RNA sequence: ACAGACAAAGCCAAACCUGUUGAGAAGCAGGGACGGAAAGCCACGGGUCUAAACAGAUAGCCGGGUUCCCAAAG
Numbered sequence: 001a002c003a004g005a006c007a008a009a010g011c012c013a014a015a016c017c018u019g020u021u022g023a024g025a026a027g028c029a030g031g032g033a034c035g036g037a038a039a040g041c042c043a044c045g046g047g048u049c050u051a052a053a054c055a056g057a058u059a060g061c062c063g064g065g066u067u068c069c070c071a072a073a074g
Stems, first nucleotide, its partner, number of pairs: 002074001004070001011036002016031006034060001040066003044063003047058004
């Protein structure tokens, strides 16, 4: 460095419920855990979604960029 465990210590939090913002997709906060080694961050490419939009949403759809916890055997 690759790879990544029936390891250890932490971390995030889907559906759903409540509140709130938004036309909406959806965001945020609280509860809640299906999952996650980048489920941290960035809309660059593709996808999907939204009163059809030259504007948005989605990073927990995939790829890419970038930073990062632990760390056994090999």

The RNA shown here (c-di-GMP-I-GGC riboswitch aptamer) has 74 nucleotides and comes from Desulfocapsa sp. Its mean pLDDT, the model's own confidence on a scale to 100, is 85. Lineage of the source: Bacteria > Pseudomonadati > Desulfobulbales > Desulfocapsaceae > Desulfocapsa. It was read from a public genome assembly, where an Rfam model found it.